[in-house]
RNA sequence: AUCGAUAACGGCAAACCUGUCGAAAGGCAGGGACGCAAAGCUAUGGGUCUAAAUCCUUCUCCGGACAUGACUGCCAAGCCGCCGAAA
Numbered sequence: 001a002u003c004g005a006u007a008a009c010g011g012c013a014a015a016c017c018u019g020u021c022g023a024a025a026g027g028c029a030g031g032g033a034c035g036c037a038a039a040g041c042u043a044u045g046g047g048u049c050u051a052a053a054u055c056c057u058u059c060u061c062c063g064g065a066c067a068u069g070a071c072u073g074c075c076a077a078g079c080c081g082c083c084g085a086a087a
Base pairs, nucleotide, nucleotide: 002087003084004083011036012035016031017030018029019028020027021026034073040079041078042077044076045075046074047071048070049069054065055064056063
């Protein structure tokens, strides 16, 4: 360095519930643990979700398109990092 124990010190926290912000997706805080060795950080590439505004649909309704909104606990990439059995 690769690697990753039924190791140690510790860490994070899915679903769900409550409050709050948001048009929504979703965020934040508290509770709660399914899991996680980068489940630490960054929307850079791909992917996924949403559709307020805008556009199309004869004006509306309905419907459709669209990220400029979001997700890093989907896959990559970049940056940073704790511990040390076996190999």